About this RNA: A computed fold for a 110-nucleotide RNA from a Rhodospirillales bacterium, annotated as Glycine riboswitch aptamer. Lineage of the source: Bacteria > Pseudomonadati > Pseudomonadota > Alphaproteobacteria > Rhodospirillales.
RNA sequence: GCGAAUCUCUGGAAAGCCGCCGCGGCAAGCGAGCUGCGGCGCACCGACGGAGUAAGGGCGCGACGCAGCGGCGCCCGAAUCUCUCAGGUCAUCCGACAGAGGGGGGUCGU
Numbered sequence: 001g002c003g004a005a006u007c008u009c010u011g012g013a014a015a016g017c018c019g020c021c022g023c024g025g026c027a028a029g030c031g032a033g034c035u036g037c038g039g040c041g042c043a044c045c046g047a048c049g050g051a052g053u054a055a056g057g058g059c060g061c062g063a064c065g066c067a068g069c070g071g072c073g074c075c076c077g078a079a080u081c082u083c084u085c086a087g088g089u090c091a092u093c094c095g096a097c098a099g100a101g102g103g104g105g106g107u108c109g110u
Base pairs, nucleotide, nucleotide: 001110002109003108004107007101008100009099010098011097016042018041019040020039021038022037023036024035025034026033043089044088045087049085050083051082052081056076057075058074059073060072061071
C1' cells in the first nucleotide's frame, strides 16, 4: 500500500387464524366470548449459530522382483445443497446476504 474483519446507516425471506391444560385481564348476576403469559403435544420453516458433504489432495495397508493402475481404511476438503440439534412460525426483536459510508486509532492476512 492492498485485502479481510470490526464499526455506522439502509434493505432483508420462510413457516400454526392448531389442540389441551394452568395463571391473569376485559366481560362481571352467571356464562359464552376476546386477549396476554406459561407448560405439554402435534404440524411446519431455514437466512444467527451448528452439523454432513463432491471434485481434488495427503497418509497408511495390501498386491508385487521393482514401480504403477485398480482395491480398502483414515485425514483435509464449498455452499444459498442437505440435516433440522439450536433457533424460529401476528407484529417487534433477531436475521444469511446485499448496498452505501468511513476522519483518527486498533486487530488479522499479504